[in-house]
RNA sequence: CGGGUCAGCUGGACGGUCGCGGGGGGCCGUUACGACGAACUCCCUGAGGAAAGUCCGCGCUCCACAGGGUACGGUGCUGGCUAACGGCCAGGCAGGGCAACCUGACGGCAAGUGCCACAGAGAAGUGCAUUGCGUGGCGGAGGCUCGCUUUUGCCGCGCGAGGGUGAAACGGUGGUGUAAGAGACCACCGGCGUCGCUAGCGAUAGUGGCGGCCAGGUAAACCCCACCGGGAGCAAGAUCAGACAGGCGCACGGGGUGGCCCGCCCCAACCGCGCCGGGUAGGUCGCAUGACGGCCGGAGCAAUCCUGCCGCUAGAUAGAUGACCGUCGGGCGAUGCUAACGCGUCGCUUACAGAACGCGGCUUAUAGGCUGACCCGGGUU
Numbered sequence: 001c002g003g004g005u006c007a008g009c010u011g012g013a014c015g016g017u018c019g020c021g022g023g024g025g026g027c028c029g030u031u032a033c034g035a036c037g038a039a040c041u042c043c044c045u046g047a048g049g050a051a052a053g054u055c056c057g058c059g060c061u062c063c064a065c066a067g068g069g070u071a072c073g074g075u076g077c078u079g080g081c082u083a084a085c086g087g088c089c090a091g092g093c094a095g096g097g098c099a100a101c102c103u104g105a106c107g108g109c110a111a112g113u114g115c116c117a118c119a120g121a122g123a124a125g126u127g128c129a130u131u132g133c134g135u136g137g138c139g140g141a142g143g144c145u146c147g148c149u150u151u152u153g154c155c156g157c158g159c160g161a162g163g164g165u166g167a168a169a170c171g172g173u174g175g176u177g178u179a180a181g182a183g184a185c186c187a188c189c190g191g192c193g194u195c196g197c198u199a200g201c202g203a204u205a206g207u208g209g210c211g212g213c214c215a216g217g218u219a220a221a222c223c224c225c226a227c228c229g230g231g232a233g234c235a236a237g238a239u240c241a242g243a244c245a246g247g248c249g250c251a252c253g254g255g256g257u258g259g260c261c262c263g264c265c266c267c268a269a270c271c272g273c274g275c276c277g278g279g280u281a282g283g284u285c286g287c288a289u290g291a292c293g294g295c296c297g298g299a300g301c302a303a304u305c306c307u308g309c310c311g312c313u314a315g316a317u318a319g320a321u322g323a324c325c326g327u328c329g330g331g332c333g334a335u336g337c338u339a340a341c342g343c344g345u346c347g348c349u350u351a352c353a354g355a356a357c358g359c360g361g362c363u364u365a366u367a368g369g370c371u372g373a374c375c376c377g378g379g380u381u
Base pairs, nucleotide, nucleotide: 001377002376003375004374005373006372007371008370009369010368012328013327014326015325016324017323018322020046021045022044023043024042025041026040028037029036030035048352052363053362055361056360057359058358059357060233061232062231063230072229073228074227075226076225077091078090079089080088081087092106093104094103095102096101107224108223112222113221114218115217116216131162132159133158134157135156136155137154138153139152140151141150142149143148144147171189172188173187174186175185176184190214192211193210194209195208196207197206198205199204237285238284239283240282246276247275248274249273250272253267254266255265256264257263292311293310294309295308297306298305299304329350330349331348332347333346334345335344336343337342
């Protein structure tokens, strides 16, 4: 200098005009003197790294709940972190890359069952002989030293070696053996099971003995094993409480009894007053001091944890956080000047998006800019 791999940060600044949500004050009004309130006015404050998707995990709230099992769902190498997780950190193994590094539903298919397209003779059953090897019988043809031999057809038998198909063909190499062959047998190698030893908390790695010659793949197929999981969600839920329906009482009223009054009994749709009542409209709380943020120090490889100090910064409810303009900054393009570095002018552009109970993650979107570490190649000294 070129190419690359990771990690982190940022994601406009200032000003003007108009407007909006929240809080506080002034002015004024009401008042039971505790407070409350319309308009106007002043001050303070007002989105994010993802506020998003709502995919996981929690807090919180209500409902349900003896204990155990089953069903259903989820998770699935090991150790650690955490409130918890399907998250994070560290490690092991497998695969990819020259490397930095990246990726992995990564328990079990020698428990059982299922499936394995196309091609192929045969696709898991002690499988395949329609290519091949050997051999027996019966024929045909050829050769010659005349008894053998070569080749070929048909019918049998023995072969899993060779060739071929396929993602995959029932361990590999060499030898013994045989008519031809074959883990049939032997040596080594690979892999498996089992019993140890060494290192490690462990996953695992290394190594030794024994065993049988070998056990295909697939569990994001059923299934088995281990562990985890009660349901619904802030429109949760709590509280104040109109209107209206309903109930009760009283007063008034109507009827009966009675000659009349009081009294007693019955009725009472509607109207008046009071109380009860469910909890709708609406108000308030839940609702932001929290598994919170920043910094120093300490423990740890790290995730993370501990101590101390400092900080507090949106809370709407049909949902505010906006619109326009100017200057500056960043980027891109064109163009002028310059040997070059650069300087000037003009134009365009400045993302993704946006709270609604909160928090931890994951995933996805994002114009552009900045920083650090590491790897590979080349050059110079």
The RNA shown here (Bacterial RNase P class A) has 381 nucleotides and comes from an Aggregatilineales bacterium. The RNAcentral record of the sequence draws on ENA. The organism belongs to Aggregatilineales, within Bacteria. Rfam family: Bacterial RNase P class A. From the family's description: Ribonuclease P (RNase P) is a ubiquitous endoribonuclease, found in archaea, bacteria and eukarya as well as chloroplasts and mitochondria. Its mean pLDDT, the model's own confidence on a scale to 100, is 77. A source record names the gene rnpB.